RNAcentral holds the sequence, with entries from ENA. Transfer RNA from Lotharella oceanica, 74 nucleotides, folded computationally. The organism belongs to Lotharella, within Eukaryota.
RNA sequence: UGCGGGAUAGAGCAAUAUGGUAGCUCGCAAGGCUCAUAAUCUUGAGGUUACAGGUUCGAGUCCUGUGCCCGCCA
Numbered sequence: 001u002g003c004g005g006g007a008u009a010g011a012g013c014a015a016u017a018u019g020g021u022a023g024c025u026c027g028c029a030a031g032g033c034u035c036a037u038a039a040u041c042u043u044g045a046g047g048u049u050a051c052a053g054g055u056u057c058g059a060g061u062c063c064u065g066u067g068c069c070c071g072c073c074a
């Protein structure tokens, strides 16, 4: 070079089949509970879904290109 796979919140992962409000757990912040801490409960913040473009009323999802990571062949 060729082939296949991957990337989504601080961390780990769903959502892709069938395009239709971007979610779960942990973590973080505030509050409740407690003499206090832990545990536990409630609420909240946190996302250009690798980047660029296209299709579409509408794209994390479909199409094209680029870069990065992993594996296979040579």
Base pairs, nucleotide, nucleotide: 002072003071004070005069006068010026011025012024013023020057028044029043030042031041032040050066051065052064053063054062
Rfam family: tRNA. It is annotated as a transfer RNA. Rfam links the family to the GO term triplet codon-amino acid adaptor activity.